RNA sequence: GGAGUGGGCUGAACGGUCGCUGCGGUAAUUCAUUGCCGUGGAGGAAAGUCCGGGCUCCGCAGGACACGGUGGUGGAUAACGUCCACCAUCCGCGAGGAUCGGGAAAGUGCCACAGAAAACAAACCGCCCUGUUGACAUCCCCGUCGAGGCAACUCGAAACGGUAUCAACAGGGUAAGGGUGAAAAGGUGCGGUAAGAGCGCACCGCGUCGCUGGUGACAGCGAUGGCAGGGUAAACCCCACCGGGAGCAAGACCAAGCAGGGUGCAGGGGCUGUCCGCUCCGUGAUGACACCCGGGUAGGUCGCAACGAGGCGUCGGGCAACCGGCGUCCCAGAGAAAUGACCGUUCUCGACAGAACCCGGCUUACAGGCCCACUCCGGCU
RNA sequence: GCACCCGUAGCUCAGUUGGUUAGAGCGCAUGCUUGACAUGCAUGAGGUCGCAAGUUCGAGUCUUGCCGGGUGCA
Numbered sequence: 001g002g003a004g005u006g007g008g009c010u011g012a013a014c015g016g017u018c019g020c021u022g023c024g025g026u027a028a029u030u031c032a033u034u035g036c037c038g039u040g041g042a043g044g045a046a047a048g049u050c051c052g053g054g055c056u057c058c059g060c061a062g063g064a065c066a067c068g069g070u071g072g073u074g075g076a077u078a079a080c081g082u083c084c085a086c087c088a089u090c091c092g093c094g095a096g097g098a099u100c101g102g103g104a105a106a107g108u109g110c111c112a113c114a115g116a117a118a119a120c121a122a123a124c125c126g127c128c129c130u131g132u133u134g135a136c137a138u139c140c141c142c143g144u145c146g147a148g149g150c151a152a153c154u155c156g157a158a159a160c161g162g163u164a165u166c167a168a169c170a171g172g173g174u175a176a177g178g179g180u181g182a183a184a185a186g187g188u189g190c191g192g193u194a195a196g197a198g199c200g201c202a203c204c205g206c207g208u209c210g211c212u213g214g215u216g217a218c219a220g221c222g223a224u225g226g227c228a229g230g231g232u233a234a235a236c237c238c239c240a241c242c243g244g245g246a247g248c249a250a251g252a253c254c255a256a257g258c259a260g261g262g263u264g265c266a267g268g269g270g271c272u273g274u275c276c277g278c279u280c281c282g283u284g285a286u287g288a289c290a291c292c293c294g295g296g297u298a299g300g301u302c303g304c305a306a307c308g309a310g311g312c313g314u315c316g317g318g319c320a321a322c323c324g325g326c327g328u329c330c331c332a333g334a335g336a337a338a339u340g341a342c343c344g345u346u347c348u349c350g351a352c353a354g355a356a357c358c359c360g361g362c363u364u365a366c367a368g369g370c371c372c373a374c375u376c377c378g379g380c381u
Numbered sequence: 382g383c384a385c386c387c388g389u390a391g392c393u394c395a396g397u398u399g400g401u402u403a404g405a406g407c408g409c410a411u412g413c414u415u416g417a418c419a420u421g422c423a424u425g426a427g428g429u430c431g432c433a434a435g436u437u438c439g440a441g442u443c444u445u446g447c448c449g450g451g452u453g454c455a
Base pairs, nucleotide, nucleotide: 001377002376003375004374005373006372007371008370009369010368012346013345014344015343016342017341018340020041021040022039023038024037025036026035027034028033029032043352047363048362050361051360052359053358054357055247056246057245058244062276063275064274065273067243068242069241070240071239072086073085074084075083076082087101088099089098090097091096102238103237107236108235109232110231111230124178125177126174127173128172129171130170131169132168133167134166135165141162142161143160144157145156146155147154148153186204187203188202189201190200191199205227206225207224208223209222210221211220212219213218251302252301253300254299260293261292262291263290264289267281268280269279270278310329311328312327313326314325315324316323317322347350382454383453384452385451386450387449388448391407392406393405394404400438409425410424411423412422413421431447432446433445434444435443
């Protein structure tokens, strides 16, 4: 200098004028408004509502089944499907990244097309053995015959026999090779064999056992077994753990207002299934309860925002997530709903986007700018 | 605000336990039939299965995250 990896912060600034809104103070009065002063006024995602919790009510929520969720290990936490650290596998030269990452040696299902065969493996081509039949040149092979030679052997002959070779059929062996497929019953090499094969051996992989290290997932070492027998659980399922339901339109109180009627029915309600248990209402039908029609209300206070799993600083513990101590601060907020407009100056000309009960996460959207740590490549000293 | 449902051709809908080229009706285009139109007949076009990742050999179908539309609740 170039190319990258991981993480954090920020999300135009300053001044003036005029507004909007919460709270506190103060003055005025028509007593709920106005003026003045002070002070606060959107986000990192306020979003999606995907998880988890607080809070509230239903019966304090008990048991069994069903149903749903989570899924390496250890920790953090109020809790989590989140976070941290580690492990395993895969990807990357590397910094690093990805993983719904329990079980397929419990059972069931599925695996199209192709292929011989898709799960109790199998035999299409190929390779090999045996048998039968047939073909075949000739002397390359064996025997035979002739000649030579001490011999090994050499030369020659083709009448006869065999073998080899080839083909067909039959019976077997084989899982190396070919071919099919996403996937074909460990991989490579050497030996071995009629040909082959964990058939034997070495290394790698795998299973079992033991030892060592670690809280653990797991790792390392040693011994041992020739190999257990495909994939799929984001298919049913099994295992372990977790889950009562509903949600601030929850719910509590005050005020105001109204008109009941019809149908079903002896059991029914208690916030989604079934059974048990509990509890309440009803069973003298003037009827519990369910459904339908009709009527009334459309107000206030609380929940709810100044005490919180709170922010900032600092010290301590921990690899970290996080936890604890001390100090300090109070920091939007309710009603169909405030947070804006204009002017001036400057710059790198400004993205996604607007709180509605409150928090912790995740996910998604986002113009740019700044910072930190690290990796690889090249150059110079 | 909270809770829930749906998305396949221009429209209305099918799509079986994941399986090879996703179908039907209406509509559309072209041709025939007619003097012309309607009807009828024949042929044809038209699909990112809302989008993107993942699981699987293989996804309209299974899982997750987004996007769009709709319904209910005082």

This is a predicted complex of two RNAs, RNase P RNA and transfer RNA, with 455 nucleotides together. It holds a member of the Rfam family "Bacterial RNase P class A". By type it is a ribozyme.